Description
Transfer RNA from a Candidatus Helarchaeota archaeon, 74 nucleotides, folded computationally. Taxonomically the source falls in Candidatus Helarchaeota (Archaea, Promethearchaeati). RNAcentral holds the sequence, with entries from ENA. Its Rfam family is "tRNA". By type it is a transfer RNA. The prediction has a mean pLDDT of 82.
[in-house]
RNA sequence: GCGCCUGUAGUCCAACUUGGCUAAGACAUUGGCCUGCCACGCCAACGAUCCGGGUUCGAAUCCCGGCAGGCGCA
Numbered sequence: 001g002c003g004c005c006u007g008u009a010g011u012c013c014a015a016c017u018u019g020g021c022u023a024a025g026a027c028a029u030u031g032g033c034c035u036g037c038c039a040c041g042c043c044a045a046c047g048a049u050c051c052g053g054g055u056u057c058g059a060a061u062c063c064c065g066g067c068a069g070g071c072g073c074a
Base pairs, nucleotide, nucleotide: 001073002072003071004070005069006068007067010027011026012025020057029045030044031043032042033041050066051065052064053063054062
C1' cells in the first nucleotide's frame, strides 16, 4: 500500500439477511421489598447504535468518506 472482518449502555450481546411502531436481553450500578443483619430472591430506575455525509416517507440496518481494532497478502 491492497483486500477482508469487526465497531450498539460501565461489560457482554441480539436486532443487519428482507429498512418500519418506544433498539430487546443478561451482568454491573442505584433505590425499594424481603431478612434480626448480610447474601439469595422479587420489583423498579438508570444508560447505547464509532464519526461525518447521502439515499428514502422512514436508516442500527442500504451507499460514500473517515477513524479505531483484528486477520491476510505484498